[in-house]
RNA sequence: CCGUGCUAGGCGGGGAGCUAGCGGUGCCCUGUACCCGCAAUCCGCUUAGCGGGGCCGAAUAUCCGUCCGAGGCCGCGGUGGUUCGAUGCAGCCCCGGGCACGGAGCGAUGAUGGUUGGGUCCUGCGCGACGUCGGACCGUGAACCCCGUCAGGCCCGGAAGGGAGCAGCGGUAAGCGGAGUCCGGCGGGUGCCGCAGGGGCGCCUGGCCGGAGCCACCGACCCGGGCAGCGAUCGGGUCGCCACCGGUCGACGACGGCUGCACGG
Repeated sequence: CCGUGCUAGGCGGGGAGCUAGCGGUGCCCUGUACCCGCAAUCCGCUUAGCGGGGCCGAAUAUCCGUCCGAGGCCGCGGUGGUUCGAUGCAGCCCCGGGCACGGAGCGAUGAUGGUUGGGUCCUGCGCGACGUCGGACCGUGAACCCCGUCAGGCCCGGAAGGGAGCAGCGGUAAGCGGAGUCCGGCGGGUGCCGCAGGGGCGCCUGGCCGGAGCCACCGACCCGGGCAGCGAUCGGGUCGCCACCGGUCGACGACGGCUGCACGG
């Protein structure tokens, strides 16, 4: 130096998370590097995957170191969404008051105002309507115990005649019914009613004076108060996003270094 066989070792790695910790299954980033079984209300272990099988094999590999650096996580700063609490905040909203700028309305067929009269209000008297009751009126209405007249029949009489008296007829009492004209009593949530007295804040209205405003309905403005739903402010929770910086882990890659045994030639 070459060949053969074997052993160490290798046949992916990393991040977050989970875990007392180490790995794995799962998620993510790299990247291409065997197979089967176990495994997140977990599976196996304690310097750390368990069990079974296969391939490569001391070399372009493994291990170590340095550099590069995808990517992940954390922190500082900002920003967006959402949510909780508080404040009672110049706004929105509600209430009260003021003002009279705009709109609408009224006004020379005369505003505000002044003056005068009346009504509304109270009391008394009166009239009426309504409700209710009574009377008068009409009708009906008594087998007998209401009136009148009393056929028949009955009684008295010699007769003439007389008598009591039922039915019938007529009338009426109590009662019942009726329509509204009349008379009277009582009542009041009664009246475009009359007379008189009283009262007079407000409202309505008429006459006269006078001569241009009145109103505060809607909006604007001002003041005061309220509310806490929206908005606002402060302080938290949570979910994202951004960039500089700091920290941490870190694949792939680049460079460098080390390296076993046996036999034979």